[in-house]
Formats: sequence, C1' cells, structure tokens
RNA sequence: GCGGCUGACUAGGGGAGCCCCGGCAAGGGGCUGAGAGGCCGAUGGCGCCUGCGGGCGCGGCGCGGCGACCCUUUGAACCUGAUCCAGUUUAUGCUGGCGUAGGAAAGUUCGGGCCGUCAUCU
Repeated sequence: GCGGCUGACUAGGGGAGCCCCGGCAAGGGGCUGAGAGGCCGAUGGCGCCUGCGGGCGCGGCGCGGCGACCCUUUGAACCUGAUCCAGUUUAUGCUGGCGUAGGAAAGUUCGGGCCGUCAUCU
C1' cells in the first nucleotide's frame, strides 16, 4: 500500500419448530440452531373463600410489554410460493433444490482495532 472482518449512538425488523416419557395435564428428556418462550401484566378458564361488592390461588404463549438472540438495503434475519420437490431422519425448514423468484426493517458517527498479503528500508 492492498484485501477481509469488526465498533459506538439512536431507531427499526424478525422467529421460537420437531420427537419421546407422562393422563393430549403439570413436569421432564432428546434433535437442529445464534436463538426453540426467561420475566411481568391483562383477559378467558379452573379451584377456594365471601359480608355477594368482591377477594385469593393456579394459570394456556391466544393478547400486550420487557429480556435473550439474529437481522436492518453490501438486506437468505424473516415472510410468501408451500399442505411444494428430492434426500435423510424416530420426526421436523434436518440438508439441498426452488433462489439471479416475489417481498422484507436505516440513519448518524468513529477511521480506530484485529487478521492476511505485498513492497521498501534497517
């Protein structure tokens, strides 16, 4: 010198699948993955109490908020096609295809750090 990766602030986007035991509960175990629901609240439901006004407990991820994680146009985070196709698996977006498909959330700032490589000098 060149190349690759990477920071901070603010704002935003997104998913949470499959299998087994258990009583299709509670709870527990396993697979892939960065992540497979950690916390709070409201509400339906169930149980208990009641002075009939209500109160207390349990509490489903269907709803809202927070958190973890990933991603934000240099965009396969994620969604659609898709109850798709092929392979694999106990099973599954588990792997590949589809895919140069159609969509998808950004601004500001620091040029500093790490790695690789080349040249020159000692």